[in-house]
Context: one part of a larger RNA
Parts: sequence; C1' cells; structure tokens
RNA sequence: GAUUGAACGCUGGCGGCGUGCUUAACACAUGCGAGUCGAGCGGUAACAGGUGUAGCAAUACAUGCUGACGAGCGGCGAACGGGUGAGUAAUGCUUCGGAAUCUUCCUCGUAGUGGGGAAUAACCUGGGGAAACUUAGGCUAAUACCGCAUACGAACUACGGUUGAAAGCAGGGGAUCGCAAGACCUUCCGGUUGGGGAUGGGCUCGCGGCCUAUCAGCUUGUUGGUGGGGUAGUGGCCUACCAAGGCGACGACGGGUAGCCGGCCUGAGAGGGCGACCGGCCACACUGGGACUGAGACACGGCCCAGACUCCUACGGGAGGCAGCAGUGGGAAUAUUGCGCAAUGGGCGGAAGCCUGACGCAGCGACGCCGCGUGGGGGAUGACGGCCUUCGGGUUGUAAACCUCUUUCAGCAGGGACGAAGUUGACGUGUACCUGCAGAAGAAGCGCCGGCUAACUACGUGCAGCAGCCGCGGUAAUACGUAGGGCGCAAGCGUUGUCC
Repeated sequence: GAUUGAACGCUGGCGGCGUGCUUAACACAUGCGAGUCGAGCGGUAACAGGUGUAGCAAUACAUGCUGACGAGCGGCGAACGGGUGAGUAAUGCUUCGGAAUCUUCCUCGUAGUGGGGAAUAACCUGGGGAAACUUAGGCUAAUACCGCAUACGAACUACGGUUGAAAGCAGGGGAUCGCAAGACCUUCCGGUUGGGGAUGGGCUCGCGGCCUAUCAGCUUGUUGGUGGGGUAGUGGCCUACCAAGGCGACGACGGGUAGCCGGCCUGAGAGGGCGACCGGCCACACUGGGACUGAGACACGGCCCAGACUCCUACGGGAGGCAGCAGUGGGAAUAUUGCGCAAUGGGCGGAAGCCUGACGCAGCGACGCCGCGUGGGGGAUGACGGCCUUCGGGUUGUAAACCUCUUUCAGCAGGGACGAAGUUGACGUGUACCUGCAGAAGAAGCGCCGGCUAACUACGUGCAGCAGCCGCGGUAAUACGUAGGGCGCAAGCGUUGUCC
C1' cells in the first nucleotide's frame, strides 16, 4: 500500500447495489415454516343454498339433494426445498476413467385391463385413564387388501417345464338392448406387464490437495483363496474352512488441526493466505444406537430404545428437541416475533385452486462498494472578532457581509409506467420516472502537524502526560494540554484485530 462477514471512538445529508451470530453444533417462551386430491371411498361435524312438511307469516322440523367439507380410509408428496460445519485426513472432495447395478414422476413404443372374495377405519354401543391416549363388541366403502382366469414380453429352470398382473373415476352420446340404473360407443385422466430413453443415485480405479519422526514399526477379518450368506449390485460386507499373508523412510501406524472444490484476497509473476456471501459435492439434525415405510431415508419439523436437560401430572404416567423464518438469554459484535404468494420455482389436483418464513419485497445497521449533495459567479475599507507581533504590522481572508444567479438531493403539488398472458401487483393508501413550486434555503466532520511523513506559532505545565519505531517532558517543549494557523482525507475519519 492493498484486504475485511469486522469491532471500538468521534461524527453523520441522500440514493443504488450488495451484505449482516466469525462466539456457545449453548439453552430456548410464542407464532409460522408440508401439504394436497370429493374427478379413488364410505360419509355429513360446521357453513351456504335448494326441496318437502306445518304455519297467514316470522319461523320450526326433516332431507347429503347441491355448493362444499371437520374427522376418517386411500393416493401422491413429505428423501425436494431451507439450515449448519460439529464430525471427517478419507467410507469425504477435485479431475479423468470403469463395470457388476437401481431409478417414483417424465418420455417412446409392446401386450393386456376378464371374473370373484374376505375384511377394516370412520360411525354406533360399552369399558379404562387426570391427561396423553387406549380397549372390547357390532355395521360399512374403495384406485385399500386377497385368491382365480389370461401371459406378447419377463423371472426361474434339473431345458422337460414352472411361476407371476391389473382399478377404476369423470365428461359426452343416444342407434340397438333395458322399466330404470345401465349395457354399449366415445373423450380425458389413470391402473398392469415387460423393453428403450432421459434424469437422479449406489459402487469402484488412477492422479492431486495440511502439520508432526520429540509418533518407526503397524495389522488377526488382518492379506488372499474356496464354499455359503447378504445386497439393486461388486467386495472380508458377513460367516465356515484353508493358506500366511498385507502395509511401511516414496513416511505405514499414532498424535494435532481441518468440511472439500469452483473460487476470494494479495502479488509483476512465481508464490503465500483464506474457503463469509453465490454455485457444486459431502456430513450432521439435543447425545448415542436401531430399524420400519418407501422408487428413494436409516429420514431436521417420522418411529423405537437408552442418556442428559426442560415442562405437565390427580404421582399411576406423559410431552418436547429453532444447526428452518422471525424472536429471547449469552457475547466486543451481527437485523423485523414485517408484507405477499403479484413474479420465479416447488408439492398436490383434470382444472379452478390450495399450500409454500423457498422466493419476491419491505424494515434495521455508513457493515462494504459506487454515485450525488452540503451551492455557483462577483465582491477590499483587505470590515468586526480571534491569533501572532519586532507594535510598523502580519494572518485568518474573497473567507464573511453585500450584489447577482442556479435549484441537484431532501420537501410540497400534478402526471405516472415496465415487471402480467387474465377485470391477477406484495413492492407502492402511486415505486421508478416526468413536470411544476418555494427558497441558499435542511445537510461537515475526523485524524495529524519532532524525524520517518504533507503540515508551526503562542500560552500553560515542569508534573501531568505522549508514543508505531527513534524517542519527547527536569523553566524558553514545533513531540504533553489548550488556542490560532496549517496539512491530509471526507460522509466519513482514526484506532485495534487479520492476511498478502
């Protein structure tokens, strides 16, 4: 000099774009953060409408009939998105390959979608419990569940063969059949089988990237083989048996530290340092362990067990997990318990739509970068005042006053977008922007002035103090304090930390 997720001191006008718990992966009150589908199902708790009955009417009662829909069964999603960096020195990351694999939704094309059955929640009845919740009996539906039939592909095979599937819903039509429902035809969305693609994942090889030898030997599922098991799949992944191997000064093993990368900072480069924000990968979700469901998890807002902690309790027993968004304590320090789904994206749905603290915006902080302003021109009796003085004057200083001009930004008023395809706009009770109005009007500080290093005098002190280094101060201090003046930067300026 440059850098910063900074903090502290003094000061502070505006805007744009960014950015903001680096500490205690410490503990958390409260609210919200993952739902959706009635075009899968039985239904009707609430709301609205209709219809019927009674009544002159108000109204009452009945009725799932309609719009809808609490709770429930079922489907899809909840494994994404969001957070954090604890652990991890290699099961991770980067880059380049590989073969023994899986892949919901999407897409292309293959075949088929026939006919039956038994339950169960909701509901009703009864019981237990303070609660969380739970239990028995009875009824019922389905795109929930289970046989049977069929099998182009498929799987298995002792190549003879064997095994294995499905689900319907909604809209329209009205020839034929039917009393009707409907059959039937058709459209959309689905369901089954196996094949290809795409996407996403799992596994694996080589190379690369920290410190330490005051860590020199390490290893028994260890290294390899065979059989078996397990997995989507390879493999000591697991197991039985057999062999005695495997790694290591090219640093094994141990210890310390650490998420990795694209990148960021610095530097002429080589290199050094860092890994905040944004993007990719990984790991974690109170601590430890475990599996279930599922295409996918060993699952942040799922389950079970153990532990610590907090809370409720009728003492028998229960509930919880902010490293989601806000917010609280803690801390030198890091924001609002904001608005909206209008846009982009995601989930569900045929759609309308619903949900979305993702996201879009707004708020707060000079935390950073960038831009703008705090006025321009004229103006000498060089005014007053201040300071210095050799008392002549010098300086502050064209600075002010005064004259004249302008109006950025802020303010007020009028107009007024893009972002949206639709009578859809949170931003924004009109934002950006444009026009008009008034008036220099509302807007300058901070550090330094001995040398390094740009900038000097006076007074006070002789102690108090300063200080990055050298060093200043003991009675003439350009080094302390104050004042005048000056220098530097400027809505900032200094100090401290940090790295090059």
Predicted 3D model of a 500-nucleotide part of an RNA (small-subunit ribosomal RNA, 5' domain) from a metagenome. The coordinates come from a structure-prediction model, not an experiment, and the mean pLDDT is 86. It matches the Rfam family "Bacterial small subunit ribosomal RNA". Rfam links the family to the GO terms ribosome and structural constituent of ribosome. The RNAcentral record of the full RNA draws on SILVA.